Small-subunit ribosomal RNA, central domain from an uncultured bacterium, 349 nucleotides, folded computationally. It matches the Rfam family "Bacterial small subunit ribosomal RNA". The coordinates come from a structure-prediction model, not an experiment, and the mean pLDDT is 90. The RNAcentral record of the full RNA draws on ENA and SILVA.
Context: one part of a larger RNA
RNA sequence: CUGGGCGUAAAGGGAGCGUAGGCGGCCUGGCAAGCCUGAUGUGAAAGACCGGGGCCCAACCCCGGGGCUGCAUUGGGAACUGCCAGGCUGGAGUGCCGGAGAGGCAGGCGGAAUUCCUAGUGUAGCGGUGAAAUGCGUAGAUAUUAGGAGGAACACCAGUGGCGAAGGCGGCCUGCUGGACGGUGACUGACGCUGAGGCUCGAAAGCGUGGGGAGCAAACAGGAUUAGAUACCCUGGUAGUCCACGCCGUAAACGGUGAAUACUAGGUGUCGGCGGGCAGGGCCCGCCGGUGCCGCAGCAAACGCAGUAAGUAUUCCGCCUGGGGAGUACGUUCGCAAGAAUGAAACUC
Numbered sequence: 001c002u003g004g005g006c007g008u009a010a011a012g013g014g015a016g017c018g019u020a021g022g023c024g025g026c027c028u029g030g031c032a033a034g035c036c037u038g039a040u041g042u043g044a045a046a047g048a049c050c051g052g053g054g055c056c057c058a059a060c061c062c063c064g065g066g067g068c069u070g071c072a073u074u075g076g077g078a079a080c081u082g083c084c085a086g087g088c089u090g091g092a093g094u095g096c097c098g099g100a101g102a103g104g105c106a107g108g109c110g111g112a113a114u115u116c117c118u119a120g121u122g123u124a125g126c127g128g129u130g131a132a133a134u135g136c137g138u139a140g141a142u143a144u145u146a147g148g149a150g151g152a153a154c155a156c157c158a159g160u161g162g163c164g165a166a167g168g169c170g171g172c173c174u175g176c177u178g179g180a181c182g183g184u185g186a187c188u189g190a191c192g193c194u195g196a197g198g199c200u201c202g203a204a205a206g207c208g209u210g211g212g213g214a215g216c217a218a219a220c221a222g223g224a225u226u227a228g229a230u231a232c233c234c235u236g237g238u239a240g241u242c243c244a245c246g247c248c249g250u251a252a253a254c255g256g257u258g259a260a261u262a263c264u265a266g267g268u269g270u271c272g273g274c275g276g277g278c279a280g281g282g283c284c285c286g287c288c289g290g291u292g293c294c295g296c297a298g299c300a301a302a303c304g305c306a307g308u309a310a311g312u313a314u315u316c317c318g319c320c321u322g323g324g325g326a327g328u329a330c331g332u333u334c335g336c337a338a339g340a341a342u343g344a345a346a347c348u349c
Stems, first nucleotide, its partner, number of pairs: 003321004007303002012317001014201004021194003025088007033081002035077008049065006091191001092188003095184004103177007110154001115149007125136002162169002206247006215241002220236004258316006266294013298305002322349003331342004
């Protein structure tokens, strides 16, 4: 380069926005760059291919033919691509009406529980385990009652429920704010899809500065267990977990399944909205959008997927190309650091 692939065999970028680029709906007219067709010129010879011939054959050599898929000039064509002009509404977007939601940010409020403090009652234990011990307790613990402090998380509702691009989001109230969906069909008129670079977001842990610290708890200490026990179990316990601001940029960041569009049997549950019917307070039928299960065709190595495709097609991006060495070394970029990103080879099987 040409291929074949990417749920589990190697392979989907963690996610979004978007630049260049690639690709792009319906109708009409024009242009003729791509495209198709004719002509002319050129495409040297040798070689290669086909036919024939000469050296005894072959290699080798000679003759003839076709071809040289190309380029240039020119005549013509206009289906498709492109370009220009005009139009359209189905793609896309806007408006109007409507309801749903742990979507985001900020502020405030609430109750249960744990711990601690103070006071009361009360007395000899509590705690913990397989059993114990360390530990706590006569300086009065555990238990119980009242009051107080403080931090963190929000039982039930709760649901193969909802929302968000992903990470993720769950007590209540208020303010600000993003998106999706249903209905309507008024408006714009292809304004679209994808997206190398780029930019932004990005769990947990970790880092910096300052706060906070109830519970939990790496490290650490002690008690057990054990042959040992740098563990599992127990008693403690510091970073951290929480807040503000700034970094880090990773993950089994998973549906291990990139995004978009169209098409391709059904059945059943559920969430949001709407239309219609019976009618009376609940059902039935239908439409759109989500989210599950089962299942046909088809696909698949099988497992399985199956209108939320892993089916049938198209467009664009990312990625793979035997195992180890190795996500290592070197170089570079980023980072305070930890490290991240990019990413080999020798050698070996």